[in-house]
């Protein structure tokens, strides 16, 4: 200094351009003499950041930050 990937609830981690799963954990109830496991259910993320395209953007563009990897 350039190529590539990546950033999405507290943590992990999905999502053909069509209105954000899942698990883990956190609350509540059931169970239990209690505790754990098990079962029901709920809260939580407008998706790194600014811009553009679009009827719609997490997703497509463009420039930023910040983590990895290669290369010089």
């Nucleotide at each position: 200094g350039g190529g590539c990937c990546g950033a999405u609830a507290g943590u992990c981690g999905a999502a053909c351009g069509g209105u954000a799963a899942g698990a883990c954990g956190c609350c509540u109830c059931c169970u239990u003499c209690g505790c754990a496991a098990g079962g029901a259910g709920g809260a939580a993320a407008c998706u790194c950041c600014g811009g553009g395209u679009u009827c719609a953007a997490a997703u497509c563009c463009c420039g930023g930050u910040c983590g990895g990897u290669c290369c010089a």